[in-house]
RNA sequence: AUCGUGCUCCGGGGUCGGUGAAAAUCCGAGCCGGCGGUGAAAGCCCGCGACCCGCCACGAUCGUCCGGCGACCGGGCGAGCGCGGCGGUUGAUCUGGUGAAAAUCCAGAGCCGACGGUGAAAGUCCGGAUGGGAGGCGCACGAG
Numbered sequence: 001a002u003c004g005u006g007c008u009c010c011g012g013g014g015u016c017g018g019u020g021a022a023a024a025u026c027c028g029a030g031c032c033g034g035c036g037g038u039g040a041a042a043g044c045c046c047g048c049g050a051c052c053c054g055c056c057a058c059g060a061u062c063g064u065c066c067g068g069c070g071a072c073c074g075g076g077c078g079a080g081c082g083c084g085g086c087g088g089u090u091g092a093u094c095u096g097g098u099g100a101a102a103a104u105c106c107a108g109a110g111c112c113g114a115c116g117g118u119g120a121a122a123g124u125c126c127g128g129a130u131g132g133g134a135g136g137c138g139c140a141c142g143a144g
Stems, first nucleotide, its partner, number of pairs: 002143006009136002015029004030124002032113002034048004043111002052088005058082002061079007093109005115127003
């Protein structure tokens, strides 16, 4: 170098105008793009995270049933919550150029964007979220 264990910290961005009683949601024009990988740099190539759905295990709480003289002690069933594991679901790109190599760079033209809320329909406003998290920098100890 590298490996293991532990710990701290970091870890999501984006608007104006018009119409209208009312829209940052419609119309017009903008703006934004988590993480790891990929012979060369990616919102749209591969995978991951989060959201959503299901199953399982554990934890305490509540309800109910049974046993017990009782202690609320033990057990069964159910409910939601917390935590973890597994699975499911999960949007979108092409052409040309350069080059050894690029759906990643350059040129051009496109496309996509969860859920709930909101006098009118949301990637961009409000909310779950001072949350979670793929992962990243560093430090300590040990091996080497």
Molecule: FMN riboswitch aptamer (RFN element)
Organism: Nakamurella aerolata